The RNA shown here (transfer RNA) has 75 nucleotides and comes from a Candidatus Woesearchaeota archaeon.

[in-house]
RNA backbone atom coordinates (compact mmCIF):
# COMPACT_ATOMS: atom_id res chain seq x y z
P N A 1 -2.57 2.53 4.05
O5' N A 1 -2.19 2.71 2.74
C5' N A 1 -1.47 3.20 1.64
C4' N A 1 -1.14 2.19 0.00
C3' N A 1 -2.00 1.53 0.00
O3' N A 1 -3.63 2.16 -0.89
C1' N A 1 0.00 0.00 0.00
P N A 2 -4.22 2.37 -1.15
O5' N A 2 -4.43 0.44 -2.24
C5' N A 2 -3.97 0.73 -3.69
C4' N A 2 -4.44 -0.72 -4.57
C3' N A 2 -5.26 -1.59 -4.13
O3' N A 2 -6.16 -0.57 -5.20
C1' N A 2 -3.80 -2.70 -4.12
P N A 3 -8.06 -0.17 -5.17
O5' N A 3 -8.42 -1.85 -5.51
C5' N A 3 -8.31 -3.07 -6.52
C4' N A 3 -8.78 -4.07 -6.03
C3' N A 3 -9.96 -4.93 -5.09
O3' N A 3 -11.01 -4.49 -6.34
C1' N A 3 -8.11 -6.08 -3.93
P N A 4 -12.30 -4.31 -5.87
O5' N A 4 -12.59 -5.31 -5.06
C5' N A 4 -12.84 -6.40 -5.37
C4' N A 4 -13.33 -8.15 -4.56
C3' N A 4 -14.50 -7.30 -3.31
O3' N A 4 -15.42 -7.58 -3.99
C1' N A 4 -12.37 -8.15 -2.43
P N A 5 -16.53 -7.02 -3.85
O5' N A 5 -17.10 -7.09 -2.09
C5' N A 5 -17.98 -8.53 -2.23
C4' N A 5 -17.92 -9.10 -0.73
C3' N A 5 -18.76 -8.02 0.30
O3' N A 5 -20.15 -8.35 0.32
C1' N A 5 -17.16 -8.39 1.03
P N A 6 -21.32 -7.16 0.06
O5' N A 6 -21.25 -6.92 2.08
C5' N A 6 -21.18 -8.00 3.13
C4' N A 6 -20.89 -8.05 4.36
C3' N A 6 -21.77 -6.59 5.01
O3' N A 6 -22.76 -7.12 5.67
C1' N A 6 -19.44 -6.46 5.30
P N A 7 -23.40 -5.68 5.73
O5' N A 7 -23.21 -4.80 6.65
C5' N A 7 -22.85 -5.53 8.39
C4' N A 7 -22.63 -4.81 9.60
C3' N A 7 -23.72 -3.43 9.44
O3' N A 7 -23.78 -3.24 10.45
C1' N A 7 -21.61 -2.46 8.97
P N A 8 -24.46 -3.65 12.20
O5' N A 8 -25.84 -2.99 11.13
C5' N A 8 -26.21 -1.74 11.25
C4' N A 8 -27.88 -1.53 11.10
C3' N A 8 -28.84 -1.94 12.22
O3' N A 8 -28.60 -1.13 13.88
C1' N A 8 -29.75 -3.26 10.42
P N A 9 -28.19 -1.83 14.78
O5' N A 9 -29.79 -2.71 15.53
C5' N A 9 -29.39 -2.66 16.88
C4' N A 9 -30.28 -1.80 17.78
C3' N A 9 -30.42 -2.00 19.31
O3' N A 9 -30.33 -1.18 20.18
C1' N A 9 -32.82 -2.21 18.47
P N A 10 -29.64 -0.43 20.72
O5' N A 10 -29.28 -1.61 21.74
C5' N A 10 -28.11 -1.33 22.40
C4' N A 10 -27.69 -3.07 23.42
C3' N A 10 -27.26 -3.98 22.61
O3' N A 10 -26.23 -3.87 21.90
C1' N A 10 -28.92 -4.69 23.92
P N A 11 -25.59 -3.80 20.77
O5' N A 11 -25.48 -6.38 20.49
C5' N A 11 -24.59 -6.62 21.32
C4' N A 11 -25.25 -8.55 20.69
C3' N A 11 -25.45 -8.49 19.09
O3' N A 11 -24.27 -8.76 18.76
C1' N A 11 -26.83 -9.32 20.65
P N A 12 -24.04 -8.71 17.73
O5' N A 12 -24.95 -9.98 16.44
C5' N A 12 -24.56 -10.88 16.65
C4' N A 12 -25.85 -12.19 16.16
C3' N A 12 -26.23 -11.52 14.59
O3' N A 12 -25.62 -11.77 13.74
C1' N A 12 -27.94 -12.38 16.34
P N A 13 -25.07 -11.45 12.11
O5' N A 13 -26.72 -11.47 11.74
C5' N A 13 -27.29 -12.76 11.32
C4' N A 13 -28.92 -12.98 11.09
C3' N A 13 -29.37 -11.91 9.79
O3' N A 13 -29.07 -12.63 9.07
C1' N A 13 -30.46 -11.87 11.86
P N A 14 -29.24 -11.68 6.83
O5' N A 14 -30.45 -11.95 7.01
C5' N A 14 -31.72 -12.81 6.67
C4' N A 14 -32.69 -12.50 6.81
C3' N A 14 -33.21 -11.22 5.27
O3' N A 14 -33.10 -11.97 4.09
C1' N A 14 -34.24 -10.94 6.91
P N A 15 -32.48 -11.57 2.76
O5' N A 15 -33.22 -9.79 2.71
C5' N A 15 -34.82 -9.99 1.98
C4' N A 15 -35.05 -8.72 2.39
C3' N A 15 -34.64 -7.36 1.54
O3' N A 15 -35.55 -7.83 0.04
C1' N A 15 -35.20 -6.91 3.62
P N A 16 -34.09 -7.73 -1.05
O5' N A 16 -33.11 -6.95 -1.04
C5' N A 16 -33.71 -5.57 -1.78
C4' N A 16 -32.52 -4.44 -1.17
C3' N A 16 -31.74 -5.05 -2.86
O3' N A 16 -31.17 -3.53 -3.16
C1' N A 16 -30.37 -4.74 -0.61
P N A 17 -31.92 -3.35 -4.53
O5' N A 17 -31.08 -4.42 -5.69
C5' N A 17 -29.39 -4.25 -6.06
C4' N A 17 -28.99 -5.83 -6.78
C3' N A 17 -29.87 -5.95 -7.85
O3' N A 17 -29.16 -5.21 -9.27
C1' N A 17 -29.03 -7.92 -6.42
P N A 18 -30.60 -5.06 -10.57
O5' N A 18 -31.79 -4.40 -9.39
C5' N A 18 -32.55 -4.35 -10.49
C4' N A 18 -33.92 -3.80 -10.17
C3' N A 18 -34.54 -3.57 -8.66
O3' N A 18 -35.52 -2.75 -8.57
C1' N A 18 -35.46 -5.84 -8.77
P N A 19 -35.06 -1.22 -8.87
O5' N A 19 -35.75 -0.54 -6.99
C5' N A 19 -35.02 -1.12 -5.77
C4' N A 19 -35.37 -0.20 -4.89
C3' N A 19 -36.94 -0.14 -4.29
O3' N A 19 -37.31 0.07 -3.13
C1' N A 19 -35.73 2.13 -4.92
P N A 20 -38.47 -0.84 -2.43
O5' N A 20 -39.60 0.16 -2.13
C5' N A 20 -39.63 1.27 -1.47
C4' N A 20 -40.82 1.68 -1.35
C3' N A 20 -42.02 0.95 -1.09
O3' N A 20 -42.75 1.32 -0.20
C1' N A 20 -42.04 2.72 -3.07
P N A 21 -42.39 0.89 1.57
O5' N A 21 -43.63 1.37 1.96
C5' N A 21 -43.52 2.60 1.72
C4' N A 21 -45.28 3.26 3.10
C3' N A 21 -46.03 2.56 3.46
O3' N A 21 -46.62 3.63 4.67
C1' N A 21 -47.29 1.78 2.59
P N A 22 -45.99 4.60 6.03
O5' N A 22 -45.52 3.43 7.17
C5' N A 22 -44.90 4.43 8.18
C4' N A 22 -44.52 3.52 9.27
C3' N A 22 -43.50 2.09 8.60
O3' N A 22 -42.57 1.95 9.56
C1' N A 22 -45.45 0.91 9.70
P N A 23 -41.16 2.29 9.85
O5' N A 23 -40.49 0.40 9.39
C5' N A 23 -40.97 -0.31 8.19
C4' N A 23 -40.39 -1.40 8.51
C3' N A 23 -39.66 -2.41 9.17
O3' N A 23 -40.62 -3.18 9.81
C1' N A 23 -37.70 -1.79 8.70
P N A 24 -41.30 -3.89 10.76
O5' N A 24 -40.80 -5.83 10.72
C5' N A 24 -41.14 -6.60 9.24
C4' N A 24 -40.94 -7.82 9.60
C3' N A 24 -40.69 -8.37 10.84
O3' N A 24 -41.85 -8.78 11.25
C1' N A 24 -38.57 -8.73 9.74
P N A 25 -42.13 -9.26 12.89
O5' N A 25 -41.53 -10.51 13.39
C5' N A 25 -41.33 -11.86 12.27
C4' N A 25 -40.38 -12.84 12.96
C3' N A 25 -39.25 -12.99 14.09
O3' N A 25 -40.50 -13.58 15.18
C1' N A 25 -37.63 -12.29 13.00
P N A 26 -40.78 -14.14 16.72
O5' N A 26 -39.33 -14.12 17.37
C5' N A 26 -38.71 -15.58 16.91
C4' N A 26 -37.48 -16.26 16.89
C3' N A 26 -37.04 -15.73 18.90
O3' N A 26 -37.42 -16.57 19.70
C1' N A 26 -35.38 -14.37 17.12
P N A 27 -38.21 -16.12 20.81
O5' N A 27 -36.33 -15.60 21.92
C5' N A 27 -35.06 -16.59 22.00
C4' N A 27 -34.33 -16.34 22.26
C3' N A 27 -33.91 -15.18 23.63
O3' N A 27 -34.18 -15.99 24.78
C1' N A 27 -33.13 -13.75 21.77
P N A 28 -34.99 -15.35 25.70
O5' N A 28 -34.35 -14.28 26.06
C5' N A 28 -33.26 -13.94 26.93
C4' N A 28 -32.51 -12.70 27.20
C3' N A 28 -33.51 -11.70 27.60
O3' N A 28 -33.31 -12.48 29.20
C1' N A 28 -32.71 -10.85 25.63
P N A 29 -34.26 -11.63 30.15
O5' N A 29 -34.27 -10.41 29.85
C5' N A 29 -34.07 -8.93 30.45
C4' N A 29 -33.84 -7.35 30.63
C3' N A 29 -35.55 -7.44 30.90
O3' N A 29 -35.58 -6.84 32.32
C1' N A 29 -35.26 -6.50 28.63
P N A 30 -36.71 -7.65 33.55
O5' N A 30 -38.06 -7.13 33.52
C5' N A 30 -38.10 -5.54 33.49
C4' N A 30 -39.15 -5.08 32.74
C3' N A 30 -40.19 -5.33 33.03
O3' N A 30 -40.90 -5.22 34.12
C1' N A 30 -40.60 -4.99 31.13
P N A 31 -41.83 -5.97 35.47
O5' N A 31 -42.93 -5.69 34.72
C5' N A 31 -44.14 -4.55 35.12
C4' N A 31 -45.09 -4.91 33.92
C3' N A 31 -45.84 -5.67 34.80
O3' N A 31 -47.28 -5.69 35.61
C1' N A 31 -46.12 -5.72 31.97
P N A 32 -47.15 -7.03 36.34
O5' N A 32 -48.49 -7.54 35.58
C5' N A 32 -50.03 -6.99 35.37
C4' N A 32 -50.56 -7.56 34.73
C3' N A 32 -51.09 -8.73 34.65
O3' N A 32 -52.06 -9.14 35.65
C1' N A 32 -50.11 -9.04 32.47
P N A 33 -52.16 -10.24 36.36
O5' N A 33 -52.94 -11.37 35.41
C5' N A 33 -53.98 -11.10 35.00
C4' N A 33 -54.21 -12.57 33.58
C3' N A 33 -53.85 -14.03 34.10
O3' N A 33 -55.16 -14.28 34.65
C1' N A 33 -52.28 -13.59 32.38
P N A 34 -55.60 -15.03 35.96
O5' N A 34 -54.04 -16.52 35.92
C5' N A 34 -55.05 -17.27 35.15
C4' N A 34 -53.35 -18.26 34.60
C3' N A 34 -53.29 -19.26 35.35
O3' N A 34 -54.22 -20.33 36.12
C1' N A 34 -52.10 -18.90 34.10
P N A 35 -54.53 -20.43 37.75
O5' N A 35 -53.02 -21.14 38.48
C5' N A 35 -52.68 -22.19 38.01
C4' N A 35 -51.44 -22.31 38.58
C3' N A 35 -50.86 -22.11 40.26
O3' N A 35 -51.53 -23.05 40.73
C1' N A 35 -49.36 -21.04 38.72
P N A 36 -52.26 -23.28 41.72
O5' N A 36 -51.88 -22.14 42.93
C5' N A 36 -52.04 -21.23 44.10
C4' N A 36 -51.06 -20.81 45.23
C3' N A 36 -49.57 -20.72 44.41
O3' N A 36 -49.76 -18.38 44.42
C1' N A 36 -49.29 -21.95 45.96
P N A 37 -49.23 -18.37 43.20
O5' N A 37 -47.45 -18.46 42.98
C5' N A 37 -47.29 -17.31 43.87
C4' N A 37 -45.32 -17.88 44.19
C3' N A 37 -44.58 -18.14 42.91
O3' N A 37 -44.18 -16.75 42.70
C1' N A 37 -43.92 -19.97 44.05
P N A 38 -44.43 -16.44 40.70
O5' N A 38 -43.05 -17.15 40.20
C5' N A 38 -41.77 -17.15 40.65
C4' N A 38 -40.63 -18.20 40.32
C3' N A 38 -40.58 -18.16 39.05
O3' N A 38 -39.79 -17.14 38.36
C1' N A 38 -40.96 -20.06 40.25
P N A 39 -40.25 -16.72 36.71
O5' N A 39 -39.94 -18.38 35.93
C5' N A 39 -38.17 -18.74 35.54
C4' N A 39 -38.56 -20.11 35.70
C3' N A 39 -39.43 -20.18 33.96
O3' N A 39 -38.11 -19.56 32.78
C1' N A 39 -39.96 -22.14 35.44
P N A 40 -38.40 -18.96 31.22
O5' N A 40 -39.42 -20.28 31.10
C5' N A 40 -39.19 -21.59 30.51
C4' N A 40 -40.38 -22.70 29.79
C3' N A 40 -41.45 -22.22 28.95
O3' N A 40 -40.99 -21.57 27.42
C1' N A 40 -42.57 -22.74 31.33
P N A 41 -41.54 -20.71 26.72
O5' N A 41 -43.59 -20.93 26.98
C5' N A 41 -43.45 -22.35 25.93
C4' N A 41 -45.01 -22.34 26.36
C3' N A 41 -46.14 -21.08 26.05
O3' N A 41 -45.95 -20.84 24.38
C1' N A 41 -46.57 -21.32 28.27
P N A 42 -45.58 -19.72 23.49
O5' N A 42 -47.31 -18.86 23.50
C5' N A 42 -48.40 -19.65 24.02
C4' N A 42 -49.20 -18.73 23.89
C3' N A 42 -49.53 -16.99 23.62
O3' N A 42 -50.22 -16.72 22.60
C1' N A 42 -50.22 -17.42 25.87
P N A 43 -49.68 -15.85 21.34
O5' N A 43 -50.43 -14.39 22.36
C5' N A 43 -51.19 -14.11 22.30
C4' N A 43 -51.91 -12.81 23.36
C3' N A 43 -51.22 -11.75 22.81
O3' N A 43 -51.82 -10.88 21.78
C1' N A 43 -50.61 -12.20 24.93
P N A 44 -51.08 -9.90 20.72
O5' N A 44 -50.87 -8.72 22.03
C5' N A 44 -49.87 -7.95 21.73
C4' N A 44 -49.96 -6.95 22.82
C3' N A 44 -49.26 -5.97 22.82
O3' N A 44 -49.38 -4.47 22.02
C1' N A 44 -48.63 -7.14 25.30
P N A 45 -48.34 -4.01 21.84
O5' N A 45 -47.29 -3.45 22.32
C5' N A 45 -47.70 -2.62 23.52
C4' N A 45 -47.15 -2.33 24.62
C3' N A 45 -45.84 -1.51 24.17
O3' N A 45 -45.18 -0.17 23.27
C1' N A 45 -45.20 -2.88 25.65
P N A 46 -44.90 0.14 22.83
O5' N A 46 -43.66 1.05 22.75
C5' N A 46 -43.34 1.48 24.05
C4' N A 46 -42.05 1.47 24.46
C3' N A 46 -41.07 1.82 23.91
O3' N A 46 -40.13 3.01 23.97
C1' N A 46 -40.77 0.14 25.39
P N A 47 -40.20 3.39 22.45
O5' N A 47 -38.58 2.28 22.19
C5' N A 47 -37.42 2.53 22.93
C4' N A 47 -36.83 2.16 22.91
C3' N A 47 -35.65 1.97 21.48
O3' N A 47 -34.69 2.78 21.24
C1' N A 47 -36.04 -0.59 22.34
P N A 48 -35.11 3.83 20.07
O5' N A 48 -34.03 3.10 18.55
C5' N A 48 -33.25 2.13 19.02
C4' N A 48 -32.46 2.38 17.37
C3' N A 48 -32.50 3.22 16.85
O3' N A 48 -31.27 3.46 15.85
C1' N A 48 -33.46 1.60 15.34
P N A 49 -30.07 4.87 16.35
O5' N A 49 -30.09 5.95 15.16
C5' N A 49 -31.59 6.09 14.93
C4' N A 49 -31.21 7.80 14.07
C3' N A 49 -30.72 6.99 12.59
O3' N A 49 -31.55 6.32 11.95
C1' N A 49 -29.47 8.90 13.24
P N A 50 -31.01 5.66 10.30
O5' N A 50 -30.38 4.43 10.65
C5' N A 50 -29.51 4.21 10.19
C4' N A 50 -29.56 2.42 10.08
C3' N A 50 -28.29 2.22 8.96
O3' N A 50 -27.79 1.16 8.98
C1' N A 50 -30.34 1.27 9.07
P N A 51 -26.76 0.74 8.50
O5' N A 51 -25.01 1.80 9.23
C5' N A 51 -25.01 1.45 10.51
C4' N A 51 -24.04 3.14 11.32
C3' N A 51 -24.11 3.99 10.69
O3' N A 51 -24.93 5.35 11.06
C1' N A 51 -21.88 2.98 10.57
P N A 52 -25.39 5.98 10.73
O5' N A 52 -24.31 7.42 10.05
C5' N A 52 -23.76 7.86 11.15
C4' N A 52 -22.93 8.81 10.80
C3' N A 52 -23.26 9.78 9.23
O3' N A 52 -24.11 11.00 10.00
C1' N A 52 -21.14 8.92 9.23
P N A 53 -25.07 11.46 9.52
O5' N A 53 -24.28 12.23 7.71
C5' N A 53 -23.30 13.40 8.29
C4' N A 53 -22.42 14.07 6.59
C3' N A 53 -23.52 13.83 5.54
O3' N A 53 -24.10 15.14 5.51
C1' N A 53 -21.65 12.54 4.90
P N A 54 -25.83 15.39 4.93
O5' N A 54 -25.06 15.03 3.68
C5' N A 54 -24.06 16.49 2.80
C4' N A 54 -23.54 15.99 1.16
C3' N A 54 -24.46 15.71 0.30
O3' N A 54 -24.99 17.00 -0.43
C1' N A 54 -22.64 14.00 0.24
P N A 55 -26.71 16.81 -1.02
O5' N A 55 -25.81 16.00 -2.26
C5' N A 55 -25.28 16.47 -3.49
C4' N A 55 -25.36 15.22 -4.39
C3' N A 55 -26.44 15.27 -5.24
O3' N A 55 -26.82 15.70 -6.02
C1' N A 55 -25.16 12.98 -4.47
P N A 56 -28.86 16.29 -6.51
O5' N A 56 -28.63 14.61 -7.07
C5' N A 56 -28.19 14.12 -8.62
C4' N A 56 -28.32 12.84 -8.79
C3' N A 56 -29.90 12.99 -9.08
O3' N A 56 -30.80 13.59 -10.29
C1' N A 56 -29.21 11.49 -7.77
P N A 57 -31.89 14.54 -10.07
O5' N A 57 -33.00 13.60 -9.47
C5' N A 57 -33.88 12.55 -10.66
C4' N A 57 -34.72 11.30 -9.56
C3' N A 57 -35.77 12.45 -9.22
O3' N A 57 -36.67 12.35 -10.01
C1' N A 57 -34.62 10.72 -7.43
P N A 58 -37.13 14.08 -9.75
O5' N A 58 -38.31 13.94 -8.42
C5' N A 58 -38.76 14.58 -8.44
C4' N A 58 -39.74 14.25 -6.92
C3' N A 58 -39.51 13.45 -5.87
O3' N A 58 -38.56 13.98 -5.00
C1' N A 58 -41.27 12.38 -6.89
P N A 59 -37.39 13.42 -4.30
O5' N A 59 -37.69 12.20 -3.61
C5' N A 59 -38.38 12.15 -3.05
C4' N A 59 -38.69 10.80 -2.29
C3' N A 59 -37.69 9.81 -1.65
O3' N A 59 -37.20 9.58 -0.47
C1' N A 59 -39.47 8.78 -2.95
P N A 60 -35.25 9.65 -0.48
O5' N A 60 -35.20 7.85 -0.70
C5' N A 60 -35.49 7.16 0.26
C4' N A 60 -34.85 6.21 0.19
C3' N A 60 -33.58 6.51 1.55
O3' N A 60 -33.86 5.25 2.17
C1' N A 60 -33.13 5.14 -0.32
P N A 61 -34.08 5.08 3.48
O5' N A 61 -33.17 4.38 4.07
C5' N A 61 -31.92 4.25 4.68
C4' N A 61 -31.40 2.98 4.43
C3' N A 61 -30.27 2.33 3.45
O3' N A 61 -29.61 2.97 3.35
C1' N A 61 -32.01 0.75 4.40
P N A 62 -29.17 3.42 1.57
O5' N A 62 -30.15 2.32 0.66
C5' N A 62 -28.55 0.92 0.80
C4' N A 62 -29.27 0.00 -0.18
C3' N A 62 -29.92 0.27 -1.81
O3' N A 62 -29.72 -1.05 -2.51
C1' N A 62 -31.65 -0.59 -1.04
P N A 63 -27.77 -1.36 -2.94
O5' N A 63 -27.77 -0.23 -4.21
C5' N A 63 -28.06 -0.41 -5.63
C4' N A 63 -27.87 0.92 -6.91
C3' N A 63 -26.33 1.48 -6.50
O3' N A 63 -25.48 1.23 -6.97
C1' N A 63 -28.43 3.17 -6.43
P N A 64 -24.12 1.08 -6.82
O5' N A 64 -23.58 2.55 -6.60
C5' N A 64 -23.70 2.84 -8.40
C4' N A 64 -22.90 4.34 -8.42
C3' N A 64 -21.78 4.63 -7.30
O3' N A 64 -20.66 4.40 -8.03
C1' N A 64 -23.44 5.75 -6.84
P N A 65 -19.31 4.12 -6.77
O5' N A 65 -19.09 5.29 -6.62
C5' N A 65 -18.46 6.66 -7.18
C4' N A 65 -18.02 7.91 -6.54
C3' N A 65 -17.45 7.92 -5.03
O3' N A 65 -16.40 7.44 -5.32
C1' N A 65 -19.32 8.27 -5.10
P N A 66 -14.92 7.14 -4.02
O5' N A 66 -15.01 7.59 -2.52
C5' N A 66 -14.33 8.82 -3.42
C4' N A 66 -14.83 9.49 -1.88
C3' N A 66 -13.77 9.01 -0.92
O3' N A 66 -12.64 8.73 -0.10
C1' N A 66 -16.14 10.02 -0.19
P N A 67 -12.15 8.17 0.57
O5' N A 67 -12.26 8.43 1.97
C5' N A 67 -12.60 9.66 2.66
C4' N A 67 -13.10 9.96 3.52
C3' N A 67 -12.69 8.58 5.29
O3' N A 67 -11.44 8.61 5.53
C1' N A 67 -14.67 9.10 4.78
P N A 68 -10.39 7.24 6.14
O5' N A 68 -11.99 6.74 7.20
C5' N A 68 -11.83 7.56 8.41
C4' N A 68 -12.82 7.03 9.33
C3' N A 68 -12.53 5.49 9.61
O3' N A 68 -11.50 5.38 10.52
C1' N A 68 -14.89 5.86 9.23
P N A 69 -10.21 4.57 10.70
O5' N A 69 -11.27 3.01 10.83
C5' N A 69 -12.22 2.77 12.25
C4' N A 69 -13.20 1.77 12.91
C3' N A 69 -12.41 0.45 12.46
O3' N A 69 -11.47 -0.10 13.27
C1' N A 69 -14.59 0.80 11.50
P N A 70 -10.19 -1.31 12.80
O5' N A 70 -11.61 -2.24 12.29
C5' N A 70 -11.70 -2.85 13.28
C4' N A 70 -13.14 -3.98 12.41
C3' N A 70 -12.25 -5.36 11.98
O3' N A 70 -11.52 -6.31 12.49
C1' N A 70 -14.11 -5.03 10.30
P N A 71 -10.56 -7.19 12.14
O5' N A 71 -10.88 -7.60 11.19
C5' N A 71 -11.61 -9.14 11.52
C4' N A 71 -12.22 -9.37 10.22
C3' N A 71 -11.11 -10.40 9.18
O3' N A 71 -10.61 -11.28 9.48
C1' N A 71 -12.68 -9.21 7.87
P N A 72 -8.66 -12.00 9.41
O5' N A 72 -8.85 -12.43 7.84
C5' N A 72 -9.76 -13.65 7.30
C4' N A 72 -10.19 -13.51 6.19
C3' N A 72 -9.12 -13.11 4.88
O3' N A 72 -8.01 -14.68 5.05
C1' N A 72 -10.31 -12.22 4.13
P N A 73 -6.49 -14.42 4.98
O5' N A 73 -6.16 -14.37 3.62
C5' N A 73 -6.26 -14.87 2.37
C4' N A 73 -6.04 -14.05 0.93
C3' N A 73 -5.13 -13.67 0.45
O3' N A 73 -4.04 -14.66 0.21
C1' N A 73 -6.47 -12.07 0.28
P N A 74 -2.50 -14.98 0.47
O5' N A 74 -2.34 -13.51 -0.48
C5' N A 74 -2.52 -13.43 -1.90
C4' N A 74 -1.85 -12.45 -2.50
C3' N A 74 -0.31 -11.56 -2.59
O3' N A 74 0.58 -12.49 -2.91
C1' N A 74 -1.93 -10.24 -2.29
P N A 75 2.04 -13.17 -2.72
O5' N A 75 2.97 -11.33 -2.19
C5' N A 75 2.90 -10.97 -3.89
C4' N A 75 3.25 -9.20 -3.68
C3' N A 75 4.77 -9.60 -2.32
O3' N A 75 5.68 -9.48 -3.19
C1' N A 75 2.75 -7.48 -2.05
RNA sequence: GGCUCCGUGGUCUAGCCUGGAUAUGACGAUAGCCUCCUAAGCUGUAGGUCCCGAGUUCGAAUCUCGGCGGAGUCG

About this RNA
The source organism's lineage runs through Archaea, Nanobdellati and Candidatus Woesearchaeota. RNAcentral records the identical sequence in 2 taxa.